[in-house]
The RNA shown here (transfer RNA) has 90 nucleotides and comes from an Acidobacteriaceae bacterium. Taxonomically the source falls in Acidobacteriaceae (Bacteria, Pseudomonadati, Terriglobia, Terriglobales).
RNA sequence: GGAGAGGUGCGUGAGUGGUUGAAACGAUCCGCCUCGAAAGCGGACAUACCUUAACGGGUAUCGUGGGUUCAAAUCCCACCCUCUCCGCCA
Numbered sequence: 001g002g003a004g005a006g007g008u009g010c011g012u013g014a015g016u017g018g019u020u021g022a023a024a025c026g027a028u029c030c031g032c033c034u035c036g037a038a039a040g041c042g043g044a045c046a047u048a049c050c051u052u053a054a055c056g057g058g059u060a061u062c063g064u065g066g067g068u069u070c071a072a073a074u075c076c077c078a079c080c081c082u083c084u085c086c087g088c089c090a
Stems, first nucleotide, its partner, number of pairs: 001086007010026003018070001028044005046061006063079005
């Protein structure tokens, strides 16, 4: 350089254009259980901003920026990054 696949909360990873800002598993935290732990069970678990006395509520964000659409993580374009194969140089 050519071809292809991919980028989603802390990690892996699912995701028909339509109640998915997000399944499932793991990690972590809290609780239950236990003499105590492990295992098991239950719950919580992205970020920013606005709002609420608080509990909560709202909006936006799926690599970045645009576009299509009533509606985009999902489709299109450009760019960035990762992986696989091929080629070139050494």
Its Rfam family is "tRNA". Rfam links the family to the GO term triplet codon-amino acid adaptor activity. Its mean pLDDT, the model's own confidence on a scale to 100, is 81.